[in-house]
Molecule: c-di-GMP-I riboswitch aptamer
Organism: Mesobacillus harenae
RNA sequence: CACAGAAAAAGGCAAACCAGCUGAAAGGCUGGGACGCAAAGUCACGGGUCUAAGGGAUGAGGUUCAUGCUAUGGCAGCCGGAUUACCUGG
Numbered sequence: 001c002a003c004a005g006a007a008a009a010a011g012g013c014a015a016a017c018c019a020g021c022u023g024a025a026a027g028g029c030u031g032g033g034a035c036g037c038a039a040a041g042u043c044a045c046g047g048g049u050c051u052a053a054g055g056g057a058u059g060a061g062g063u064u065c066a067u068g069c070u071a072u073g074g075c076a077g078c079c080g081g082a083u084u085a086c087c088u089g090g
Base pairs, nucleotide, nucleotide: 001090003089004088005087012037013036017032018031019030020029021028022027035077041083042082043081045080046079047078048075049074050073054070055069057067058066059065060064
């Protein structure tokens, strides 16, 4: 060091699922639990994807309802990018 992860050690994270809390939802947090992970640490920058409260459109219409659209809400354990880092090897 802008390289590699075969073997090893110290350790780390934690999918599904369950419980509680939270949120309109997607999701998030905490505890349990381990499918996996060498960045499964961090950042929504590009793509992708999930949701649609609010907004707006259309159609019905008694105070509304239905159906599309929309991120200003998410996902970093979808891919790329940025950035930082443990151990071992080189």